């Protein structure tokens, strides 16, 4: 794109179409077929005439003539049309071509030729008379175009002849002989003459049959048929035939899809689509049906939608005895669906039915009513208008947007209202539509816009709410607090009187691929051959014309649909021409190509001979090694097995050895990406027997070829049967280890099997994951087996075919990779795909002893499943390196007591925060109050703090008193500052914006930091490579601590990191000399750099120097570097620190700090007192003292370095046993203080002990800091004297001036250090090494992993739902068989009973007919068994989904 559509929202008008796709459910009620009186005889109602009778003389009544009208009834014609519907139908039912010499046709037209004379009945109608009705019965009259003989007979029909012509067969036509047989209806009209009748020929129209092609799915439907197929003969028929009977005969149809089961009207079209197709069949034409199923009658014509009969269900009436019905005709009803219309008007038109007409029927048809169901067309106005109006949304508060959009002005008149005129459709007349279409005047913007979308695809994006709720969703996917994707809103795109949704079809799908696809890894080659059918098939010359091509005819209805044109105002719509309708038929030509039937060739293909290779097969025989068993012999005590072991053998003598023997399997070296064979496969020697392949040689045939559905052989293991064999192995099984467990994997043993015949199974990752045949398309190198040519001739070299690797051009190919052994190029033929998963499963068939095997699905589920390449992670993968990572080694932790943090408990609170390394002496550089964020209680509300504006005001704050716990509260003193006199400052109270929050989110952020890691890596241009992700570089050969360097290289540079530059130390020189210093000179002390002086030296602090693998030597490639060495204070980055790529951890902090959203506002904000962070069964982390003699404890003539220091450090000197106390010199410091360095040295004790060890713990009594030391602070002193005698698994840290030990200082701070952060002093041991634990780097390898191995997934089990398979049965359908009953009704048959015509030789009989009966055959009905298809079922398999 399209609908006969329906559903939500929504609604101005016309025009021209369509509206029960569902229940071929069931139907109230009226209409849907009649007409003809010019066929006939009544009856009726009215007339007019004549005639008779009563009389009331103008009326009644008859009877008879004669008009008009109406019609039950006999009788024609029509009712077979026209409307419906699509239930069956898969069929000559359709559609498209032929044939019918095998047919029929009412009215209709054309010719021909008749219509003479008689009869006999039956409704009507009258009586009778049944029945509730429908609806009969009986007697009796009567007409006709109604029926029946006779007569006639141009042509017609029958049977037998006879000329003549002709067709594809049977045949047919003409013409004639004689013989037999078959008609007729009248009616009107004064006539004329019109309608009729009869036969007989032609034509039209309609039908009817017969063929040829076409026409949906299933093979898990493979065989079907008995009137079946055929014939003769008889009957039927309109007519041809098994259409029917009889008898004969055994045939017919199928894999080119028979039967069967499914489904489904067919066609012209209609949608879609480049086309080719795919789906579709509502309006015209065929067909079939008419309440199911049968069945005929009448008629030209039905087996009859609005006729009969009969059975079946149903409804309805009923006196219960019977009877009546059939909307799938138009309206309409109920019902059924999501869904579909008025119980309307009219014959006015076309058309159809009767009739001579007039007319009369006609729900056909013409209109008209309801439906935006579809198309089409129009219209909701148009032109000016910026203050860019309010308002709405936003906002960075400036704006911006809605927006010329409205307001407001000036115009218009289509639709619409009102008035007015008014058709064509109809030729004289008639108009339902309809006072409608249209025209014309009139008012007046007035009545007349919505739906969707708005992440991406796909045009169109902001704010609010909401927070994995709530709900979008076509895929893909949004929503867990900043949602453009939800929902409002505003604003925007889209369409528009419609616009979404859902639904079906096509198409995009080259996604079933004819046109036009695949099968080495994606789904896809059958395990192999041989081979009927069928496909396709060499060279040459002819002939024929099936296919093919051209012409010419004929045929493809009409309408659709294209091009022209033409009518409605345009358009839909409607008309007319035109070409076309890609097909079929026929005819005529033509002869490349295919086809056909003949003839020839030799190259395809075979044969023949010759030559040689070979694990080709089958049998048979023989061998020599090893294993095991038996004897025997030597021999002792273990053997075997393993990671280690144990089961197991062994002193009853094992294993190990030597000899003999048995047996049964397999064949080492050779042996080779060698060979051979179709595949499976084959491997010791011989010997028969036999398949193929390969060369040479060209003598034979002369296309014999190739695929090959189906068949029909072969076919490894393993298994399977029978019957043998059995050494070694070995499934099952035992035993013994491992292990949580181990129905494994390792050991000991072991049975089937493994072997051998025969005889099944028929699958394998049967693989090259590659099907067969031929033919072509660069080349190189190997190996097997033959020829040839050369050749110094056992070589080598060239060439050739045939086999079998490797490599590589083009080419192909997603990519990997293939590449004369194709996976390129092209042909031919078979097989096999069509998203995963259910599943090679279920169910049926088929083979098989069985196990099982072949065919081979559905329901359901899911958006993937998968290929092949790429980065990355990861590996109980490789390969190379590096680290206190291991290993050597010191010292330690865990065990003790204390300290300190955490975790837990606990509490009114024990704020909070940090959690593997990388939290836990962390934030905290120091909680008695403050801090302090928690808790109790007590107060304040514009606030304890900031800003601003108004307007009041001069105090506020201080000190003092008094209440209070305190905050606060009262009161008393004190009582603003400049000034230009406006006022401004500085502060109070009060009022409004606001303020405030250690509240909340670190997963919303920013700063900052922490870790991998100071490991050596991260990228980038531009240039090559590849479709693409991407590589290259950056790998590769060395080297380094380093992606250091260095060669090499489709790579060539360049960045951020390494390194270096900076700062400390280590050596020296310069310069400079105070507070540092003091050699040498003076002076001087009790001593003393104290003093003059000096700069030498030590130091201080400034700037130099100094090292670069720079020199030698040795290795390396002549590199780069390494190794050893000289020098040097220092060697090879001389030690240290500062510094920390790209990024990882949603790493840690909203509690430094800032900072979004959110929440609070008499409080979650702020005061205060008091308590708590300091609690204590217990765990764990990091530290401090020890456990002791490398020590303790006491005395004593050492020696530092870095620092601090004014609210400070404090000194000397005096008191205290001590802390300290007074005291107050000196110093903002190379100056003075702190300050004593300690360990060390020495000298003495003490002697192994819970001690002179170790000090918790506790009591006393002091000290200090601070308002304040109970909860809770250091310190001193006396006294007390607890655990602990080196610490299990398990783990730290260190590689040198390191560990380890020793003291000192410093920050924080009123006070408080076992901790941090500095500093020195003493000072080791140990490193083979990198196999192994952690962690890193490169390279490179598999990957199913990418939230990256903490991944990622398999299976049972548990619950829950969904579909499904078996399941003892049960229940139903539909389609068939058999076999019973047998209605209607046509056929036979019979007909003693009934019978008008017509015969006769009228008594009587006959022909004929009819009832009646029997019979074939015959629907519904009944029985049965089977087969199918479905639903259901206790229980059962197994599948699929779930966080």
């Nucleotide at each position: 794109g399209a609908c006969g559509a329906a559903c939500g929202c929504u609604g101005g008008c016309g025009a021209c179409g369509c509206g029960c796709c569902u229940a071929a459910c069931a139907c109230a009620u009226g209409c849907a077929a009649g007409u003809c009186g010019a066929a006939c005889g009544g009856a009726g109602u009215u007339g007019a005439g004549a005639g008779g009778a009563g009389c009331u003389u103008g009326c009644u009544u008859u009877u008879c003539u004669u008009g008009a009208c109406u019609u039950a009834g006999u009788g024609g014609c029509g009712a077979a049309c026209g409307g419906g519907u699509g239930a069956g139908u898969a069929a000559c039912g359709c559609g498209u071509g032929a044939g019918g010499a095998a047919c029929c046709u009412g009215c209709c037209u054309c010719a021909a030729a008749g219509a003479g004379g008689g009869g006999g009945a039956c409704a009507a109608c009258a009586g009778u008379u049944g029945g509730a009705a429908a609806c009969g019965a009986c007697u009796g009259c009567u007409a006709a175009u109604a029926c029946c003989g006779c007569a006639u007979a141009a042509g017609c029909c029958c049977a037998c002849g006879g000329u003549u012509c002709u067709g594809c067969a049977u045949g047919g036509a003409a013409c004639u002989g004689a013989g037999g047989g078959a008609a007729a209806a009248g009616g009107a009209g004064c006539a004329a003459u019109c309608c009729g009748c009869u036969u007989u020929g032609a034509g039209a129209u309609g039908g009817c049959c017969u063929c040829g092609c076409g026409u949906c799915c299933g093979a898990u439907u493979a065989g079907c048929u008995g009137g079946u197929u055929g014939g003769u003969g008889a009957g039927g028929u309109a007519a041809c035939g098994g259409c029917c009977c009889a008898c004969c005969a055994a045939g017919g149809c199928a894999a080119c899809g028979a039967u069967c089961a499914g489904u489904a009207g067919c066609c012209g079209g209609a949608c879609u689509g480049a086309g080719a197709g795919g789906u579709u069949g509502a309006a015209c034409g065929g067909c079939a049906c008419a309440u199911u199923g049968g069945g005929a009658c009448u008629g030209a014509g039905a087996u009859a939608c609005g006729g009969c009969c009969c059975a079946g269900a149903c409804u309805c009436c009923u006196a219960c005895g019977g009877g009546a019905g059939g909307c799938a005709g138009c309206a309409g009803u109920g019902g059924g669906g999501a869904a579909u219309a008025u119980u309307g008007c009219a014959c006015a038109a076309u058309g159809g039915g009767g009739g001579a007409a007039a007319c009369c029927c006609u729900g056909a048809u013409g209109c008209a009513g309801c439906g935006a169901c579809g198309c089409c067309g129009c219209g909701u106005g148009g032109a000016g208008g910026a203050a860019g109006a309010a308002g709405g949304u936003u906002u960075u508060c400036g704006g911006a947007u809605u927006g010329u959009a409205a307001a407001c002005u000036c115009c218009u008149g289509u639709c619409u209202u009102c008035g007015g005129g008014g058709a064509c459709g109809a030729u004289a007349a008639u108009g339902a539509c309809g006072g409608u279409a249209c025209c014309c005047g009139a008012g007046g913007a007035g009545g007349a816009a919505g739906c969707c979308a708005c992440g991406g695809c796909u045009a169109a994006c902001u704010a609010c709410g909401u927070g994995c709720c709530a709900g979008c969703a076509g895929c893909c996917g949004c929503g867990g607090u900043a949602a453009a994707a939800c929902g409002u809103a505003g604003g925007u795109g889209g369409c528009a009187a419609g616009c979404g949704u859902u639904g079906u079809c096509c198409g995009g799908a080259a996604u079933u691929a004819c046109u036009g696809g695949g099968u080495g890894u994606a789904a896809a080659g059958g395990g192999c051959g041989c081979g009927c059918a069928g496909g396709c098939g060499g060279g040459c010359a002819g002939g024929c014309a099936a296919g093919u091509c051209a012409g010419u005819c004929g045929u493809g209805a009409a309408a659709u649909g294209c091009c022209g044109g033409g009518g409605c105002u345009c358009a839909a719509c409607c008309c007319c021409g035109g070409a076309g309708c890609u097909g079929c038929g026929a005819u005529u030509g033509a002869a490349a190509c295919u086809g056909c039937a003949g003839g020839u060739c030799u190259u395809g293909a075979g044969u023949a001979u010759c030559g040689g290779a070979g694990a080709g097969g089958a049998a048979a025989g023989c061998g020599g090694a090893a294993u095991u068993c038996c004897c025997a012999g030597u021999g002792u005590a273990g053997c075997g097995g393993u990671g280690a072991a144990a089961u197991g053998c062994g002193u009853a003598g094992a294993u190990a050895u030597u000899g003999g023997g048995a047996g049964g399997a397999a064949c080492a070296c050779c042996a080779g990406u060698g060979g051979c064979g179709a595949a499976g496969g084959c491997g010791g020697c011989u010997u028969u027997c036999u398949g193929g392949a390969c060369a040479g040689u060209a003598a034979c045939u002369g296309a014999c070829g190739u695929u090959g559905a189906g068949g029909c052989a072969c076919g490894a293991a393993a298994g399977u049967g029978u019957g043998g064999g059995g050494a070694g192995c070995a499934a099952a099984c035992a035993g013994g280890a491992u292990u949580a467990g181990a129905u494994a994997c390792c050991c000991u043993g072991g049975u089937a099997g493994u072997c051998c015949a025969c005889a099944c199974c028929g699958u394998a990752a049967a693989c090259g994951a590659u099907g067969g045949a031929u033919a072509c398309u660069a080349g190189g190198u190997g190996u097997a087996g033959g020829g040839g040519a050369u050749g110094a001739a056992u070589a080598a070299u060239c060439u050739u075919c045939u086999g079998u690797g490797c490599c590589g051009u083009c080419g192909c190919a997603a990519a990997c990779g293939c590449a004369g052994u194709a996976a390129g190029u092209a042909u031919c033929c078979c097989a096999c795909c069509u998203g995963g998963g259910g599943a090679g499963u279920a169910c049926g068939g088929c083979c098989g002893c069985a196990a099982g095997g072949u065919u081979g699905a559905a329901a359901c589920u899911c958006a993937a499943a998968g290929g092949a390449a790429u980065u990355g992670a990861c590996g109980g993968g490789g390969g190379c390196c590096c680290g206190c990572a291991c290993a050597a080694g010191c010292a330690g932790u865990g065990g003790a007591g204390u300290a300190u943090g955490u975790g837990g408990u606990u509490u009114a609170a024990u704020u909070c925060g940090a959690c593997g390394c990388a939290a836990c002496g962390c934030g905290a550089a120091g909680a008695a109050c403050c801090u302090u964020a928690c808790c109790a209680g007590g107060g304040c509300u514009u606030g304890a703090c900031a800003u601003a504006u108004a307007g009041a005001u001069g105090a506020a704050a201080g000190u003092c008193u008094a209440a209070g716990a305190g905050a606060u509260u009262a009161g008393a003193c004190c009582c603003c500052u400049c000034u230009u006199c406006g006022g401004a400052g500085c502060g109070u109270g009060u009022a409004u914006a606001c303020a405030g929050g250690u509240g909340g989110u670190g997963c919303a952020u920013g700063g900052u930091u922490g870790u991998c890691g100071u490991c050596a890596g991260c990228u980038c241009g531009u240039g090559u490579c590849g479709u693409g992700a991407g590589a290259u570089g950056u790998u590769g050969g060395g080297u380094u601590a380093a992606g250091u360097c260095c060669c090499g290289c489709a790579a060539c540079g360049a960045g951020c990191g390494c390194a270096a530059c900076c700062c400390c130390u280590g050596u020296u020189c310069u310069u400079a000399g105070u507070u540092g210093c003091c050699a040498g000179c003076a002076c001087g002390u009790a001593a003393a750099g104290g003093u003059g002086g000096g700069g030498a030296c030590u130091c201080u602090a400034a700037g130099a120097a100094g090292a670069c693998u720079g020199c030698c030597g040795g290795u390396g490639a002549c590199a780069a570097a390494u190794c050893g060495g000289a020098g040097g204070a220092a060697g090879g980055u001389g030690g240290g620190g500062a510094c920390g790529a790209c990024g990882u951890c949603a790493a840690a902090u909203c509690a430094u700090c800032a900072u979004g959203c959110c929440c609070u506002u008499u409080a979650u904000g702020u005061c205060c007192u008091g308590g708590g962070c300091u609690a204590c069964a217990c765990a764990c982390g990091u530290a401090c003292u020890a456990c002791a003699a490398u020590g303790g404890c006491u005395g004593u003539a050492a020696c530092a370095a870095a620092g601090g220091g004014a609210a400070g450090c404090g000194a000397a000197c005096c008191c205290g046993c001590g802390a300290g106390g007074a005291g107050g010199a000196g110093c903002a410091a190379a100056a003075c203080c702190c300050a004593a360095a300690a360990a060390a040295g020495c000298a003495g004790u003490c002697u192994c002990a819970g001690u002179u060890c170790g000090g918790a713990u506790u009591g006393a009594a002091g000290g200090c800091u601070g308002a304040a030391a109970u909860u809770c602070g250091c310190c001193u002193u006396c006294a007390u004297g607890a655990a602990g005698c080196c610490g299990g698994a398990a783990u730290u840290g260190c590689u040198a001036g390191u560990a380890a030990u020793g003291g000192c200082a410093g920050g924080u701070c009123a006070g408080c250090a076992u901790a941090c952060u500095g500093c020195c002093g003493u000072g080791a041991a140990u490193a083979c090494g990198u196999u192994c634990c952690c962690g890193g780097g490169c390279c490179u390898u598999g990957u199913a992993c990418a939230c990256a191995c903490c991944g990622c997934c398999c299976g049972u089990c548990a619950c829950a739902c969904c579909a499904u398979g078996a399941g003892a049965g049960u229940u139903g359908g539909g389609a068939a068989u058999a076999c019973c009953c047998g209605a209607a009704g046509c056929c036979u048959g019979u007909g003693a009973g009934c019978u008008a015509a017509c015969u006769u030789u009228u008594c009587a009989a006959g022909a004929g007919g009819c009832a009646g009966c029997a019979g074939u055959c015959g629907a519904a009905g009944g029985u049965a068994g089977a087969a199918u298809c479905a639903a259901u079922g206790a229980u059962u398999g197994g599948g699929g989904u779930g966080a």
Molecule: small-subunit ribosomal RNA
Organism: uncultured bacterium